[in-house]
RNA sequence: GGUCGCAUGGUCUAGUGGCGAAGACUCCACCUUCUCACGGUGGCAACGCGGGUUCAAUCCCCGCUGCGACUA
Numbered sequence: 001g002g003u004c005g006c007a008u009g010g011u012c013u014a015g016u017g018g019c020g021a022a023g024a025c026u027c028c029a030c031c032u033u034c035u036c037a038c039g040g041u042g043g044c045a046a047c048g049c050g051g052g053u054u055c056a057a058u059c060c061c062c063g064c065u066g067c068g069a070c071u072a
Stems, first nucleotide, its partner, number of pairs: 001071007010025004018055001027043005048064005
């Protein structure tokens, strides 16, 4: 240089065009406990950036950025 893949809360993942973006861990509050831990209930928190297609985009297309694999 070329080809291909990936990018979603703090972390790991789900979500293949529309219904409130879901789950686990973490964190916070409360309950429980003599205290801590465990357990229970609730809460905070996310679609890399810019365009395009569409009535509608996390999802499809193009470019950019970053990461990875293969290849020269």